Model confidence (mean pLDDT): 85 of 100. A computed fold for a 117-nucleotide RNA, annotated as SAM riboswitch aptamer (S box leader). The sequence was found by an Rfam model in a public genome assembly.
């Protein structure tokens, strides 16, 4: 840094530490924030990886290999205002005389985890 695959309306403190902007880039909104945010410790959330038990497929048959379900936060991550905070392209409905707009689906970006270069 490139890919590939799952996921992204759900959950997480009135703590200490610090001191000024933050919400990923650009743009446009809209918003948090000296009633100290963003961060960083601690503290929670959370089953993606590893883990343990199980039904079920494949096998001749299994501790393999698929998948789903449960348990489990003492492993490896991640996460913890607001859907990824909304919007940005396309399509499809819908309204409108038109531009405007409203809903839904897709994509493009983006996060995150797991695997591969």
């Nucleotide at each position: 840094c490139c890919u590939u695959u799952a996921u992204c309306c759900a959950g997480a403190g009135a703590g200490g530490c610090g001191g000024a902007g933050g919400g990923a880039c650009u743009a446009g909104g809209c918003c948090c924030u000296g009633c100290g945010a963003u961060g960083c410790c601690c503290a929670g959330c959370a089953a993606c990886c590893a883990g343990u038990g199980a039904a079920u497929g494949c096998a001749a048959a299994a501790u393999a290999c698929a998948c789903u379900c449960a348990c489990a936060a003492a492993g490896g991550u991640g996460c913890u205002a607001a859907u990824u905070c909304c919007u940005a392209c396309a399509g499809a409905u819908u309204c409108g005389a038109a531009a405007a707009g409203a809903u839904c689906u897709g994509a493009c970006a983006g996060a995150u985890a797991a695997g591969g270069g």